[in-house]
């Protein structure tokens, strides 16, 4: 890179470098020289593999040695594709509101 399965509500900040744009595909709309996005090192979280107990198994508890991810924050804000409700309007729209998908992001395992 491509295929499947899980996950997503909350958790966790300090420096150094760097020097303009980022937040995903649009669009809106936010952040950014009071220095953002990135990158290293420290130190933290604990999602997923692992490690431990408990358990027929599902799973559930711990830790954080080990593999990645994650925290310096709108990093799923929220829309889009589809459906269900209610509420206005009056003949097809607006507004809210729950749930599904899709896309993108992790982890894992297969090629």
């Nucleotide at each position: 890179g491509a295929u499947u399965u899980a996950u997503a509500c909350a958790g966790a900040a300090g420096a150094a470098g760097g020097g303009a744009g980022a937040g995903g595909g649009a669009g809106c709309c936010u952040c950014g020289u009071c220095g953002a996005u990135c990158u290293u090192c420290u130190a933290g979280c604990a999602a997923c593999u692992u490690u431990u107990c408990a358990g027929c198994a599902a799973u559930g508890a711990a830790a954080u040695a080990a593999g990645u991810g994650c925290u310096u924050u709108a990093c799923u804000c929220a829309u889009u594709c589809g459906u269900c409700c209610g509420a206005a309007a009056u003949u097809u729209u607006u507004c809210g509101g729950g749930g599904g998908a899709a896309a993108a992001a992790u982890a894992a395992a297969u090629u």

This is a predicted structure of a 111-nucleotide RNA (SAM riboswitch aptamer (S box leader)) from Pedobacter ghigonis. The source organism's lineage runs through Bacteria, Bacteroidota, Sphingobacteriales, Sphingobacteriaceae and Pedobacter. It matches the Rfam family "SAM riboswitch aptamer (S box leader)". Gene Ontology term of the family: regulation of gene expression. Its mean pLDDT, the model's own confidence on a scale to 100, is 76. The sequence was found by an Rfam model in a public genome assembly.